[in-house]
Context: one part of a larger RNA
RNA sequence: GUCUGCGAGUUAUUGUCAGUGGCCAGCCGAAGGUUCUCUGAACCGAAGGCGAAGGGAAACCGAGUGUGAAGAGCGCGACCAGUCGCUGGCGAUAGACCCGAAGCGGAGGUGAUCUACCCUUGAGCAGGUUGAAGCUGCGGUAACACGCAGUGGAGGACCGAACCCGUGGUUGUUGAAAAAUCCUGGGAUGACUUGAGGGUAGGAGCGAAAGACUAAUCAAACCCCGUGAUAGCUGGUUCUCUCCGAAAUCGCUUGAGGGCGAGCGUCGGGCCAGUACUCGGAGGAGGUAGAGCACUGAAUGGCUUAGGGGCCCCACCAGGCUACCAAAACCAAUCAAACUCCGAAUUCCUCCGAUCCCCGUACCCCGGCAUUUAGGCUGCCGGUGAUAAGAUCUGCAGCCGAGAGGGCAACAGCCCAGACCAUCAGCUAAGGUGCCCCAAUGUGAUUAAGUGGAAAGGAUGUGACGUUACUCAGACAGUGAGGAUGUUGGCUUAGAGGCAGCCAUCAUUUAAACAGUGCGUAAUAGCUGACUCAUCGAGCGAUGUCGCGCCGAAGAUGAUUGGCGAUCAAAUCACAUACCGAAGCUAUGGAUUGAAUCCCGGUUCGCCGGGGUUCAGUGGUAGGAGAGCGUAAUCAACGCGGUGAAGCUGGACGGAGACGGAAAGUGGAGCGUUGAUUAGUGAGAAUGCAGAC
Repeated sequence: GUCUGCGAGUUAUUGUCAGUGGCCAGCCGAAGGUUCUCUGAACCGAAGGCGAAGGGAAACCGAGUGUGAAGAGCGCGACCAGUCGCUGGCGAUAGACCCGAAGCGGAGGUGAUCUACCCUUGAGCAGGUUGAAGCUGCGGUAACACGCAGUGGAGGACCGAACCCGUGGUUGUUGAAAAAUCCUGGGAUGACUUGAGGGUAGGAGCGAAAGACUAAUCAAACCCCGUGAUAGCUGGUUCUCUCCGAAAUCGCUUGAGGGCGAGCGUCGGGCCAGUACUCGGAGGAGGUAGAGCACUGAAUGGCUUAGGGGCCCCACCAGGCUACCAAAACCAAUCAAACUCCGAAUUCCUCCGAUCCCCGUACCCCGGCAUUUAGGCUGCCGGUGAUAAGAUCUGCAGCCGAGAGGGCAACAGCCCAGACCAUCAGCUAAGGUGCCCCAAUGUGAUUAAGUGGAAAGGAUGUGACGUUACUCAGACAGUGAGGAUGUUGGCUUAGAGGCAGCCAUCAUUUAAACAGUGCGUAAUAGCUGACUCAUCGAGCGAUGUCGCGCCGAAGAUGAUUGGCGAUCAAAUCACAUACCGAAGCUAUGGAUUGAAUCCCGGUUCGCCGGGGUUCAGUGGUAGGAGAGCGUAAUCAACGCGGUGAAGCUGGACGGAGACGGAAAGUGGAGCGUUGAUUAGUGAGAAUGCAGAC
């Protein structure tokens, strides 16, 4: 892991509500007892309970009473029946749906054969090295001291086996091993190592101290008990179908992943009007979007002008100038969530009207039972943030959640569309119609970038539509020629001759020609431009708006409109007509729920059961409600069985499903159907439990 079996809302008491039944202003029997056909039934038995009256703290009063001075007002009552069984839903108390802690307590117990320390008694340490004190001899001293040589054999001394340890590394890591192997390493006469026996223990021991160790367990051992501790937490919770169907919000909470009340769901009952909802009209509420500057503020320029600054003048007093700062007023043009002289759309409230034969429905009220209180994305008005976030917080709407189907290549939340079942029928939506891949043609344009299939910004890309200058009296571009004179204008300067700089920028001859647009020179010179003529012969400049393109464009395994591929398109824009395309709609048949209506049967007249027709429904998590299937057992009735029960294999056939089930085989003794009752009643999940493989 698989298979088989086991495995989770139970029981008691009590409360409440519903269904159902008995009796009824009453209802009930407990303990106990008697009898019988005796694990039950019948009958006795009001001790007591609930109800029939409430109000008040109470005295007390009483259909009233309390408050109060009160015949007031107000509060709570009076008008409506209970009680006892049975069944079910839910609550409470109990382990209370099941499994699961870490832990806490026990004057309950077991442990020092591991390990820590201690006691007693034993044992062990190859070999080699160093050479302390002391002693002896000699020297030396006044005597000591001291020196040298020898002897001697000390040491938590040295090197290094046994022995003890475990520094670094390898292998091992479902190991040979729940800590080892190998290499390397430390101690190795000592605070050494070790045998045997003994001692100290659980808030206790022992500890050269690491919270270490106390039997592979230690910030309080192990076993048993309290104990089914508790678990607002995680996991699991077993058959089917039908009807409805949420929430992820508000308030409070030692509250925030839990609760309680409300909201939203469901079921039962009640109440009902042209009522709820929707739409139209009328009346009202409001201060947002926008707008505005009338207030409050912000902010720019001007004008005027207080007050300052600067300069000048000034003995003082005064005065002048100002391209500086600037209040107030005025003019012009602006800005504001916490500004408003104004002011929508949407929205809300009230009234009137309309639609709706819907209907005893929605809304509303009462009661039973819940779930939910982690929400998410998209679009829109906004706040926070950085006009960041698949960010966060309100509001409005949709979807997902709890929603399948089609489209978007794939893709909860986007677009289309809400799946009762069946069909080898049809029509459409979004989206599509070269091939993959169901389905297409035509017309007119654009794009040349494979743009389509990345931004700011940049650019004689290209198309369309304008405005404007010049133009057969010849434009634009090209080519040929001219481009002069006073004059080297004046000043400045070493020089300044169109061309360093300053000033002026005239006049003449002309078709035209600047007191000069650039290059250039030391300054001249030289080249060129403006300007003019000739040649040529038809358009040529500037500017604006719009459409589609271009550049901008660098990433890590091989690239990508989904792919292939496609250029009068298979790209883009516009138009037209077809077609494809979904579980949408239609068609046909069927099932079922609700309503209306008709028929039949029964009826305690309340209605119940069956059948037909019409209309409207039948996605669904949490959850509510309903109807069933199957298992085991008991009672009753009816049956089957050696001419073969159960079980097993098998599975024709039947049912919407849980399921039922013939033949045949196996098996060898019990079993079924119907009605009623009871429950240790349904397995795939719980790192479930046991066994097998």
Predicted 3D model of a 693-nucleotide part of an RNA (large-subunit ribosomal RNA, domain II) from Verrucomicrobia bacterium ADurb.Bin118. Its mean pLDDT, the model's own confidence on a scale to 100, is 84. NCBI's taxonomy places the organism under Bacteria, Pseudomonadati, Verrucomicrobiota. Rfam family: Bacterial large subunit ribosomal RNA.